Background
Large-subunit ribosomal RNA, domain II from a Fidelibacterota bacterium, 689 nucleotides, folded computationally. It was read from a public genome assembly.
Context: one part of a larger RNA
RNA sequence: GCCGGCGAGUUACGAUACCUAGCAAGGUUAAGCAGCAGCUGCUGCGGAGCCGCAGCGAAAGCGAGUCUUAAAUAGGGCGAUUUUAGUUAGGUGGCGUAGACCCGAAACCGAGUGAUCUAACCAUGGCCAGGGUGAAACAGGUCUGAUCGCCUGUGAAGGCCCGAACCCACUUAUGUUGAAAAAUGAGGGGAUGAGCUGUGGUUAGGGGUGAAAGACCAAUCAAACUCGGAGAUAGCUGGUUCUCCUCGAAAUAGCUUUAGGGCUAGCCUCAAAUGUUUGCCUAUGGAGGUAGAGCACUGAAUGGACUAAGGGCCCCACCAGGUUACUGAACCCAAUCAAACUCCGAAUACCAUAGGUUUAUAGUUUGGGAGUCAGACUACGGGGGAUAAGCUUCGUAGUCGAAAGGGAAACAGCCCAGACCAGCAGCUAAGGUCCCCAAGUGCAAGCUAAGUGUGAAAGGAAGUAGAAUUACCAAGACAGCCAGGAUGUUGGCUCAGAGGCAGCCAUCAUUUAAAAAGUGCGUAACAGCUUACUGGUCAAGUGAUUCUGCACCGAAAAAUGUACGGGGCUAAAGUUUGCCACCGAAGCUCUGGAUCCAGAAUUUAUUCUGGGUGGUAGAGGAGCGUUCCUUUAUGGGAUGAAGGGUAACCGUAAGGAUGCCUGGACUAAAAGGAAGUGAGAAUGCCGGC
Numbered sequence: 001g002c003c004g005g006c007g008a009g010u011u012a013c014g015a016u017a018c019c020u021a022g023c024a025a026g027g028u029u030a031a032g033c034a035g036c037a038g039c040u041g042c043u044g045c046g047g048a049g050c051c052g053c054a055g056c057g058a059a060a061g062c063g064a065g066u067c068u069u070a071a072a073u074a075g076g077g078c079g080a081u082u083u084u085a086g087u088u089a090g091g092u093g094g095c096g097u098a099g100a101c102c103c104g105a106a107a108c109c110g111a112g113u114g115a116u117c118u119a120a121c122c123a124u125g126g127c128c129a130g131g132g133u134g135a136a137a138c139a140g141g142u143c144u145g146a147u148c149g150c151c152u153g154u155g156a157a158g159g160c161c162c163g164a165a166c167c168c169a170c171u172u173a174u175g176u177u178g179a180a181a182a183a184u185g186a187g188g189g190g191a192u193g194a195g196c197u198g199u200g201g202u203u204a205g206g207g208g209u210g211a212a213a214g215a216c217c218a219a220u221c222a223a224a225c226u227c228g229g230a231g232a233u234a235g236c237u238g239g240u241u242c243u244c245c246u247c248g249a250a251a252u253a254g255c256u257u258u259a260g261g262g263c264u265a266g267c268c269u270c271a272a273a274u275g276u277u278u279g280c281c282u283a284u285g286g287a288g289g290u291a292g293a294g295c296a297c298u299g300a301a302u303g304g305a306c307u308a309a310g311g312g313c314c315c316c317a318c319c320a321g322g323u324u325a326c327u328g329a330a331c332c333c334a335a336u337c338a339a340a341c342u343c344c345g346a347a348u349a350c351c352a353u354a355g356g357u358u359u360a361u362a363g364u365u366u367g368g369g370a371g372u373c374a375g376a377c378u379a380c381g382g383g384g385g386a387u388a389a390g391c392u393u394c395g396u397a398g399u400c401g402a403a404a405g406g407g408a409a410a411c412a413g414c415c416c417a418g419a420c421c422a423g424c425a426g427c428u429a430a431g432g433u434c435c436c437c438a439a440g441u442g443c444a445a446g447c448u449a450a451g452u453g454u455g456a457a458a459g460g461a462a463g464u465a466g467a468a469u470u471a472c473c474a475a476g477a478c479a480g481c482c483a484g485g486a487u488g489u490u491g492g493c494u495c496a497g498a499g500g501c502a503g504c505c506a507u508c509a510u511u512u513a514a515a516a517a518g519u520g521c522g523u524a525a526c527a528g529c530u531u532a533c534u535g536g537u538c539a540a541g542u543g544a545u546u547c548u549g550c551a552c553c554g555a556a557a558a559a560u561g562u563a564c565g566g567g568g569c570u571a572a573a574g575u576u577u578g579c580c581a582c583c584g585a586a587g588c589u590c591u592g593g594a595u596c597c598a599g600a601a602u603u604u605a606u607u608c609u610g611g612g613u614g615g616u617a618g619a620g621g622a623g624c625g626u627u628c629c630u631u632u633a634u635g636g637g638a639u640g641a642a643g644g645g646u647a648a649c650c651g652u653a654a655g656g657a658u659g660c661c662u663g664g665a666c667u668a669a670a671a672g673g674a675a676g677u678g679a680g681a682a683u684g685c686c687g688g689c
Stems, first nucleotide, its partner, number of pairs: 001689006011098004016093008026051003032045005055062002065078004101239002104236001108229006119203009128193001130162003133158001137154006166190003170187005205221001207217002242623006252265005266372002268369007276360001277362001279357008292344001293342002298338003302334003309327002311324004375400010405416003420593004425589003431583003434567003440580001442579006453569001459553002463550010480537005486510003491505003516531001520529002594613009624678001626675007635667002643662005649656002
């Protein structure tokens, strides 16, 4: 891991609602006793007790009333009345008390067992190859007046040195389902000491022991192990076993030592009651201060005009006065802004009434049962944030959640559309129609040249198509080419110079077809080239501005090479406008069938008509199957039971028949009853492989 078996809402008591049955203003017995039966029952007796028939008051108590009050015939509270239904038993649902659906802690407490491992200690024993160093002390010699000293020898000390046994465990490799639940190899440290070690003994769990690491106390230690309290508790995680049918949520509010839990409400379901009270449309009437707009208030805020006040300057003994490209309240003009501004002010939405329409398993009330309290995205209206986030937080709507199908290549939340079942029938939606791939290489008219399409901004640009305005032009425009482009004059000033062309000022006049007191280059300054301007040639359009469509460049840079799904596509298979056809879903239609609800009919279990039948949590309904029991009862079975295998049968499903093979002794059906009643999941348990 697979297969097989086992494996989770039970039982008792209590109160509660519904269903069924009995009796009913009553209902009912308990213990016990007696009889019968011997499967723990059945029948009778037993009225103690309990509930109901009356309430009010804390109570005494009173009583259709009572309490409140000193009292009341007052008021008020709770009752009675018209209109009384209960009670006993069984079943079912949920609740309470119990382990209370099952498994699961870490822990806490009690009583015991452990120092054969290890820590420390006690008693008694054992062990330490070999080599080195050579303290004290002593002896001799020597020095000295003597001490101190020096030399030689003897000597043997030391938590001394090197290094085996022995002890340890610093490094590294291997090992890591190991040879080994801590080792092996190669090196390393100590090795006469606070040394190592044998045997026996002592200390015990909030206790020991500890050269102290929370270390060690039998592979277990921030409190050992065993058994018990014990099924501790677990607002947490996991699991919770057959089928079909009807309806079908929530992820919100308030409170919560509350936030991943709970309670009440909201939303779901079932029953009873009510019966259109519901929804929608129209009309009428309301309330309102949002969007927008505005500046009348409150504030913000720009320019101007005007003018108090202040500053500067002049003047001034004081008082005054003058002036100002300074600042500037208020008022005025013009133009603005606001969630906490409003002189105004919608559309929707909301409330009420009436009429119409709708009959939806609508609405409302009472009672039984829930689940939900982590929501997600999209669109719109806002707050927070950075007018960031697949961000966060509200509101309105949708979808997902709990929704399959078609489209978007793939893709919970987007678009279309809501799957009862069957059909080798038809029509459509979104989206599509060259091939992959069902359907147009469709029609008409344009655009695009960028493979734009098939990713992106500000900005840029003689891309191209269209529109508009305007200027020049056959008295010849625009571009090109040929020619001219002069004179006073080198204008004046400035300057070393300034001659069109450093700079400043002025910018005239003449000759002309035309020619600037000079457009650019150039020179030290001149010179030189060129432009404006003019003539000729040529011959028909040429400039400027604005708007629009589609293209182009542009931070256009990311990790294998690619930003239409691919192939591939250019009068498209791109794009714009219009039109026709077709394809396309579990949508709609058609045919047949099932089931639910409502209505009607009748032959009362059937038919007809209309409508419905996606579904998680969850509520409700109807069934299938397993084991045992009762009855039918002398059912079936060696002429083969149960069980196993197999098959093309039946049923909407759980399931049920039948044939054959196997098997070798039990067992089906119907009507009831009772449950150890259904397995795929729990890192489930046990077994097999």